RNA sequence: GCCACCUUAGCUCAGCUGGAAGAGCGACGCUCUCGUAAAGCGUAGGUCUCCGGUUCGAAUCCGGAAGGUGGCU
Numbered sequence: 001g002c003c004a005c006c007u008u009a010g011c012u013c014a015g016c017u018g019g020a021a022g023a024g025c026g027a028c029g030c031u032c033u034c035g036u037a038a039a040g041c042g043u044a045g046g047u048c049u050c051c052g053g054u055u056c057g058a059a060u061c062c063g064g065a066a067g068g069u070g071g072c073u
Stems, first nucleotide, its partner, number of pairs: 001072007010025004019056001027043005049065005
């Protein structure tokens, strides 16, 4: 330098054909306990990497940029 793939909650990841965002773990609170752990219930947490385009409507489609992983030279 070229090619492919990835980027969504603190972490690991879903979200398949566009209708507007979720799970597990973690955090916090409550219940239970003499107390802790475990268990149960609940709460909070997101400019979906960024910029533009298409569309009534974009995490999703198109173009570009940035970062990461792998391959080729």
Molecule: transfer RNA
Organism: bacterium